[in-house]
Molecule: transfer RNA
Organism: Pseudomonadota bacterium
RNA sequence: GGGUGCGUAGCUCAAUUGGCAGAGCGUCUCGUUUACACCGAGAAGGUCCGAGGUUCGAAUCCUCGCGCGCCCACCA
Numbered sequence: 001g002g003g004u005g006c007g008u009a010g011c012u013c014a015a016u017u018g019g020c021a022g023a024g025c026g027u028c029u030c031g032u033u034u035a036c037a038c039c040g041a042g043a044a045g046g047u048c049c050g051a052g053g054u055u056c057g058a059a060u061c062c063u064c065g066c067g068c069g070c071c072c073a074c075c076a
Base pairs, nucleotide, nucleotide: 001072002071003070004069005068006067007066010025011024012023013022019056027043028042029041030040031039049065050064051063052062053061
């Protein structure tokens, strides 16, 4: 340099192929306990990597860029 996959909550990942952004773990609060843990109930937490475009509507489609992984090629 060419090809390809991925980027969504603090972490690991979903989102039924365009129509209200979610789960598990973690954190916090309450209950339970003499207390801790477990367990139960609840809450907080997101410019969906960035910038444009298409569309009534984009996490989702298109273009460019950035980051990470894999394959191939080139130089040394």